Predicted 3D model of a 102-nucleotide RNA (TPP riboswitch aptamer (THI element)) from Desulfohalobium retbaense. The same sequence occurs in records of 2 taxa. The organism belongs to Desulfohalobium, within Bacteria. Rfam family: TPP riboswitch aptamer (THI element). Gene Ontology term of the family: thiamine pyrophosphate binding.
[in-house]
RNA sequence: ACACAAUGCUGGGGGAGCCCUUCGGGGCUGAGAGGGACUGCGGUCCGACCCUUGGAACCUGACGCGGUUUGAACCGCCGGAGGGAAGCAGCCAAGCCGAAAC
Repeated sequence: ACACAAUGCUGGGGGAGCCCUUCGGGGCUGAGAGGGACUGCGGUCCGACCCUUGGAACCUGACGCGGUUUGAACCGCCGGAGGGAAGCAGCCAAGCCGAAAC
């Protein structure tokens, strides 16, 4: 100098399902299943969490197909199919400089 890992910062993207219920709530999976403020009750903003192009976070196909489950979750397929949000900083070694010891 080029390149650049973990990670960080800033910005951005995204989802919130299922079961039971006396409707107060309880339970399951999961990173997350809605924590807070405002409201004209339609929503808006903030937060947590995940993801951010080397992109399976998430969306579409899809109320999809097979297995499984009370159901969702889960496993396989669809399928590396079509979409999907980026910038900055940033390592070691070698070399060089300095210090100490020999």